Annotation:
The RNA shown here (Guanidine-I riboswitch aptamer) has 100 nucleotides and comes from Azoarcus sp. L1K30. Rfam family: Guanidine-I riboswitch aptamer. About the family: This family represents a conserved RNA structure found upstream of the ykkC and yxkD genes in Bacillus subtilis and related genes in other bacteria. Its family is annotated with regulation of gene expression in the Gene Ontology. The coordinates come from a structure-prediction model, not an experiment, and the mean pLDDT is 85.
Order: sequence, then structure tokens, then C1' cells
RNA sequence: GAAAUGGACGACUAGGGUUCCGGUCUGCGCAAGCGGACGUCUGGUCCGAGAGUUGUCGACCUCCUUCGAGGUUACACGGCGGGACAAAAGCCCGGGAGAA
Repeated sequence: GAAAUGGACGACUAGGGUUCCGGUCUGCGCAAGCGGACGUCUGGUCCGAGAGUUGUCGACCUCCUUCGAGGUUACACGGCGGGACAAAAGCCCGGGAGAA
């Protein structure tokens, strides 16, 4: 100086909306219930981070006769716009465009 690898999956959270549950208001009903609207309803289900947390695996390196053991896995400002699911989002386009 060049090349290669710099990864995958899960759990959780920030966050997100409103398909379902619940809730509020309301119509019908003796009641049980059945419908409508509301996410500017705290919530449960649900979605959910490249630049958040954590775990498992993988990769690389060292030691070791073997079984195994240990170490590393860095850095990271970022639109507008579009897309999906019910809908939205730090999801995906995207370590993008751009910036230094």
C1' cells in the first nucleotide's frame, strides 16, 4: 500500500399508531346485550431501532498433547420523499441522498 471479513437470530426498551380487547360518549333495549363515534383514551394485544440495552451463535486471534480456556468483534451526523400491515413509527427504502 492492497485485498477479505466486519455478520445472523432472539428477548427487551425508546418510540408508534388503532385491527382486536378494554375505556369514554352515544342510539336501541325492562335487562342481558346489540350498534355508532372517539387514540387530543392512561392501558392490554400488536409493530418496533445500522447509529439503543442485552443474550445466544458465528467470525478472527492467542494458549493447549487432548478435552478445552481466554481475548476481540471498532466507529457511526443524516434529510425530503415514498412503502407495508388496521394504521403509524427511530420499521423498510437506508451505514441511502447529503454532510464533515